Transfer RNA from an Acidobacteriota bacterium, 77 nucleotides, folded computationally. Its Rfam family is "tRNA". It is annotated as a transfer RNA.
[in-house]
RNA sequence: GUCCCCGUGGUGCAGAGGCCCAGCACGCGACCCUUUCAAGGUUGAGACCGCGGGUUCGAAUCCCGCCGGGGACGCCA
Numbered sequence: 001g002u003c004c005c006c007g008u009g010g011u012g013c014a015g016a017g018g019c020c021c022a023g024c025a026c027g028c029g030a031c032c033c034u035u036u037c038a039a040g041g042u043u044g045a046g047a048c049c050g051c052g053g054g055u056u057c058g059a060a061u062c063c064c065g066c067c068g069g070g071g072a073c074g075c076c077a
Stems, first nucleotide, its partner, number of pairs: 001073007010026004018057001028044005050066005
């Protein structure tokens, strides 16, 4: 340099045009249970989906550019 994959709450992931003002697990707060803790139960907060633009009636999802991470190939007149 070229190509491929990834970026979604604090962490790890799912979601691949409308069923999503986004779901699951862990973690966190409150309450219940328990003599107490752990475990368990109920409930709540927390992500405008890396950034910008475009397509579309409609974008986390498709396209373009950029940023970041990972990988493959190349560097030879």

Taxonomically the source falls in Acidobacteriota (Bacteria, Pseudomonadati).